[in-house]
RNA sequence: GAGUUUGAUCCUGGCUCAGAACGAACGCUGGCGGCGUACCUAACACAUGCAAGUCGUACGGAAAUUCGAUUCGUCGGGAGUAAAGUGGCGAACGGGUGAGUAACACUAGGGUAUCUUCCCUUAAAUAAGGGAUAACGUUGCGAAAGCGACGCUAAUACCUUAUAAGCUCUUAGGAGAAAAGAUGGCCUUUUUCAAGCUAUCGUUUAAGGAUGAGCCCUAGCACUAUUAGCUAGUUGGUGAGGUAACGGCUCACCAAGGCGACGAUGGUCAGCUGGUCUGAGAGGAUGGCCAGCCACACUGGAACUGAGACACGGUCCAGACUCCUACGGGAGGCAGCAGUGAGGAAUAUUGCGCAAUGGGGGCAACCCUGACGCAGUGACGCCGCGUGAGUGAUGAAGGCUUUCGAGUCGUAAAGCUCUGUUAGGUGGAAAGAAACAUCCGGCGCUAAUAUCGUCGGGACUUGACGGUACCACCAGAGGAAGCACCGGCUAACUCCGUGCCAGCAGCCGGGUAAUACGGAGGGUGCAAGCGUUGUUCGGUUUACUGGGCGUAAAGGGCGUGUAGGCGGUUGGCUAAGUCAGAUGUGAAAUCCCUUGGCUUAACCAAGGAACGGCAUUUGAAACUAGCUAACUAGAGUACAGGAGAGGAAAGUGGAAUUCCCAGUGUAGAGGUGAAAUUCAUAGAUAUUGGGAGGAACACCGGUAGCGAAGGCGGCUUUCUGGUCUGAUACUGACGCUGAGACGCGAAAGCGUGGGUAGCAAACAGGAUUAGAUACCCUGGUAGUCCACGCCGUAAACUAUGGGAACUAGGUGUAGGAAGGUUGACUUUCUGUGCCGAAGCUAACGCAUUAAGUUCCCCGCCUGGGGAGUACGGUCGCAAGGCUAAAACUCAAAGGAAUUGACGGGGGCCCGCACAAGCGGUGGAGCAUGUGGUUUAAUUCGACGCUACGCGAAAAACCUUACCUGGGCUUGACAUGCUGGGAUAUCCUGAGAAUAGGAUGAUUCCUUGGGUAACCAGCACAGGUGCUGCAUGGCUGUCGUCAGCUCGUGUCGUGAGAUGUUGGGUUAAGUCCCGCAACGAGCGCAACCCUCGCUUUUAGUUGCCAGCAUUAAUUGGGCACUCUAAAGGAACUGCCCCGGUUAACGGGGAGGAAGGUGAGGAUGACGUCAAGUCCUCAUGGCCUUUAUGCCCAGGGCCACACACGUGCUACAAUGGUUUGUACAAAGGGACGCAAGCCCGCAAGAGUGAGCUAAUCCCAAAAAACAAACCUCAGUUCGGAUUGAAGUCUGCAACUCGACUUCAUGAAGUUGGAAUCGCUAGUAAUCCCAUAUCAGAUGAUGGGGUGAAUACGUUCCCGGGCCUUGUACACACCGCCCGUCACACCACGAAAGUCGGCUGCACCAGAAGUCGUUAUACCAACCGUCAGAGGGAGACGCCGAAGGUGUGGUUGAUGAUUGGGGUGAAGUCGUAACAAGGUAGCCGUAGGAGAACCUGCGGCUGGAUCACCU
Repeated sequence: GAGUUUGAUCCUGGCUCAGAACGAACGCUGGCGGCGUACCUAACACAUGCAAGUCGUACGGAAAUUCGAUUCGUCGGGAGUAAAGUGGCGAACGGGUGAGUAACACUAGGGUAUCUUCCCUUAAAUAAGGGAUAACGUUGCGAAAGCGACGCUAAUACCUUAUAAGCUCUUAGGAGAAAAGAUGGCCUUUUUCAAGCUAUCGUUUAAGGAUGAGCCCUAGCACUAUUAGCUAGUUGGUGAGGUAACGGCUCACCAAGGCGACGAUGGUCAGCUGGUCUGAGAGGAUGGCCAGCCACACUGGAACUGAGACACGGUCCAGACUCCUACGGGAGGCAGCAGUGAGGAAUAUUGCGCAAUGGGGGCAACCCUGACGCAGUGACGCCGCGUGAGUGAUGAAGGCUUUCGAGUCGUAAAGCUCUGUUAGGUGGAAAGAAACAUCCGGCGCUAAUAUCGUCGGGACUUGACGGUACCACCAGAGGAAGCACCGGCUAACUCCGUGCCAGCAGCCGGGUAAUACGGAGGGUGCAAGCGUUGUUCGGUUUACUGGGCGUAAAGGGCGUGUAGGCGGUUGGCUAAGUCAGAUGUGAAAUCCCUUGGCUUAACCAAGGAACGGCAUUUGAAACUAGCUAACUAGAGUACAGGAGAGGAAAGUGGAAUUCCCAGUGUAGAGGUGAAAUUCAUAGAUAUUGGGAGGAACACCGGUAGCGAAGGCGGCUUUCUGGUCUGAUACUGACGCUGAGACGCGAAAGCGUGGGUAGCAAACAGGAUUAGAUACCCUGGUAGUCCACGCCGUAAACUAUGGGAACUAGGUGUAGGAAGGUUGACUUUCUGUGCCGAAGCUAACGCAUUAAGUUCCCCGCCUGGGGAGUACGGUCGCAAGGCUAAAACUCAAAGGAAUUGACGGGGGCCCGCACAAGCGGUGGAGCAUGUGGUUUAAUUCGACGCUACGCGAAAAACCUUACCUGGGCUUGACAUGCUGGGAUAUCCUGAGAAUAGGAUGAUUCCUUGGGUAACCAGCACAGGUGCUGCAUGGCUGUCGUCAGCUCGUGUCGUGAGAUGUUGGGUUAAGUCCCGCAACGAGCGCAACCCUCGCUUUUAGUUGCCAGCAUUAAUUGGGCACUCUAAAGGAACUGCCCCGGUUAACGGGGAGGAAGGUGAGGAUGACGUCAAGUCCUCAUGGCCUUUAUGCCCAGGGCCACACACGUGCUACAAUGGUUUGUACAAAGGGACGCAAGCCCGCAAGAGUGAGCUAAUCCCAAAAAACAAACCUCAGUUCGGAUUGAAGUCUGCAACUCGACUUCAUGAAGUUGGAAUCGCUAGUAAUCCCAUAUCAGAUGAUGGGGUGAAUACGUUCCCGGGCCUUGUACACACCGCCCGUCACACCACGAAAGUCGGCUGCACCAGAAGUCGUUAUACCAACCGUCAGAGGGAGACGCCGAAGGUGUGGUUGAUGAUUGGGGUGAAGUCGUAACAAGGUAGCCGUAGGAGAACCUGCGGCUGGAUCACCU
């Protein structure tokens, strides 16, 4: 920086990712080289080999092969050699490992009470003697390892004496104390023996240096307080011992100290550092390789030797383990290099060489060296190189995709032209080597031209790697590319398969059309590697740099005050902090810079810089600090006043409730939403009088007062704390905060003793309810009250710690003071509220009473849950409080604000929404649709409103999609291609589709094929099969509701807001006014159609007033009706009133019509994954001799039942019969059909007229007139059934309509409930049409023609504003707890088993130290006694071991407790809206459960009213 909480936003906050790194491991893959690197686990056990020896110039002695000599006995060389011994030096280095260690172990810087082999420098010395002992010889024991006895011998082994200073000690007189020689050369001498000189090496003493080591100090260096007290050699002193050296290091005595909240003691983990990784840095993590230090060497203990060890490849003892054994006894220690087993995810060769570097020994040659140099194994890491380059379009083949055109792999390949790294082959070929020794020359030592040392020169010798690096040549593109990823973060997209399956996943997540799974094509990234896993940093997510705490996590309930931190003004001194300079140190390597060396790089080398630090020293004196001298502005004291529910105690008052007594009085009272339990005729309630007792103090009373908080309220008295104001005086920084500590601390609760009127957990009863362990009611005990003592918690809240300073104001209020005519008022101090500037804040908001700007001190926070829980500790009588985790689990949890939706929240408004009315439905019969049932099939769809007389404006066949049966397969239908030859007629059969048989032959244009039809074949057709949740289109609904948006501007961090809200008004977001808005769009309205008035035009098929003629009619006319085209008319235009001089409303006039004149068409943004794949279109899937097509018959019409929509009725406002009137709108040539005639009728026959303002359907019916019926299951009602018919149609059995005669069911106005309608409407009456051969439905038409609307409280739906919200799939939402099931981790538990450890005691190896006899002894002394020495014995200490008793920690444990997690379990509904009883906090009781109730508290409660 990004992703992830939300519908969206801002913030808080966690989780995750991109980066870098690694001693890594795993998966796939793998060409070469260089440089590095490699048991992180079992400090587990180890076979085998090697890893420390060397010196003959310290010493004695001495083989062999072999050579020479020989007197054959042997001698000399070999040879002072091998092997071994005495002695010297080394073995304490080098190499390994990190177990232990929280410590002077390490790091930085200092110090000194010390030692220091070898090395260097200087000075001096190296004299005289002695006695032994290995080896060796003889011999004994033993399996072995090994051991013993006797005898001989040497030394640079050992010892004595002498001498010795500048050494040590000292009483300052003295005393003590050393040594070793070896080799070379020269000289002398008679040969030997020897002596001398000299050089080198060695030895001894002393001083100094260097190096190394010891010890001490100041600082730094892990976690834990759920470890708070620890300590007897402990702390100090004196003395002694001991040490190289200081020191309780050890001992005796004396004193009682020492350490610790600046974290002692205990526990856990851990080698430390230079450095390494990361990071901008500060930091964080880490300590492998390399380097410094430490510790360790099978485990534990101990000393010896030595300069140095308490010793990796030494010794002794104990223990465990392994091995050998003749069972008596012995041997061993890879955390050296290789290697083996084991463990593990995991880590190499039993290699070569001392050529180089370094080390040990030696005079040296030289020897030794698993240190080291090299090689081997491993892509383990870093670095470099290669796997080819150019050209090449027919854009090949092939793959994949496709919209079928093509696109892509892709210049990629092939082909052509080149190059030659690397690998391979052949040949050549380094550097790493300088030396030692020998020779020559110079210089030095010396008597010396010897020797020796040093410098220079020449020659000669030495290579593990290795015939390696490197070079040349040969041939030849030839041998050399993979891995991960492609939804977002994050570069890269398509196809197929799969289908909450299989699987993926770092987080979010994906998952019936998957760019997310698996495969493929293509692409992206890196590349001999690529990914995965693990770990660390990257982190403003512990915040020093650099965070926070009103509401997100977070201010302690409040005070007093200790330590600590911080602290007013002015001088002086000091110099601890601070600042400046200098010096030392900060090892090397590493990092950085500059050069250089390997062809480059990695790597290596040189030089520089740096190493933030520490220490010493010199200076400065502003600030902090210390000391000192002052000051008064902070703080305090004294004085004078003031206000107050501040506290404690005692007393006292009235009102009210209850109870008791008495009176009056009578039947109810009480209580509730309604009731009941309850009280009452034994006299209640009510009322009057009297009395008792307890508790609380109305009005005043107030965002008034007081108090630190909790809290405090009648009145009086006593005692007492704090505070405010004023003016002077005094003290002189005395101050602020405050870890621990101490005190106070509502309510509930606890203990003891009182008290108890009212109220009231628990409890009882009555209601409510599905239940009601509740809400409501009647009772009622603890308690509430008092005294004393505990408890110590609350939403103990201003959710805001205390103190100080600064930063606009305005307006209330409480208590003072000053001024002012003692008025208004002004100024000022202290408190307490509200509104607001700057500023701050995520926003809300805060704002001199800060959440602003700063300083000081304290407390607290670090994702949600688990959990304020467990364990431990501590306090408490108990309840419980305080302190306070982890495992596990989730990717969120949360704050503020926004837009919606919702509320059993509020306000305003509308609607046949209610109300007021009229008529229905629900009851009956029938029709029709649906469910259900049935069925071979009862095809399918539609399901609250918005499915159900719906799709269907018409199922007998057809329709038809369903069932049964029979058939067909290029198909009933379309297009194309290939081939062929053609079409047609007749006969047969339960039926049809169709099959069988027979007969026959060429149409059109034109002569060559084509076209149409037919047959065969191939592509394909076909599907009312699935998915309306893949879709288009169309439709329903909210709703003809008044809304839905945009541009610009403005406001807000933003989502968004404003506009669109407000005041009016309207049917309307309609209009007006106002306004940070101004405009605009889709909707509203209007424009369109019909009806209503009228004008003009035009009169046929229409009309006929007047005229003529008439039986009808015709002539004539177009005035009227009507028809149908164009116009007019209505706009709040006019008047009055109201209203804001508005919009508009009310009334009126005129008018056919008046405020939208009536009706229709017209349906904004969107909602319901609403409906439709069966109208149509269409993606995908499925089917293809069938889910397609054809046909017959059946079914869609079934019928215990239930529902919807209708029709007809139940009758007299009626029925029947007869008669008489009056429509509109439609339809009619496959038709409507007059008239005539037949039939009771449906209808039949015939048929004029009509392509229709002409003819027909066509009779309109209710109405009206008259008659009968007289309240009945009827002259109501017509179902059902019988018989006979008519019509349509190929065909009325399943299954049509109609007619006539006969039959005459239910039904007497319909329970709960429910529907429509506000005027030409309801109601009622007929008519027509579409579909169609065939309507009780649908659509349309006219006739007759009402009632009612006070009004908006309520029901339903809707609109606007506002409010709350834990909802956003939006209340059909969200969500809590018990119970049941599965899994997981944890706690408790009678106990059980381990680890570590304290204390007490027993026992006590090796060993040091001490003591010690009559036992032992070569040197030297000796007066011959001894001294001295070494064994032995004893004693102190003392490891492992044992016994007892504690602590701590871990594992396990029947059973048990809560917790967490888990698509669809059970019970309820606690919370979110006033969540339906407001919620929550503390406490107590109760209850299946969420919870309920009591007491006190909070607002983080809605609504209404009131006040300001």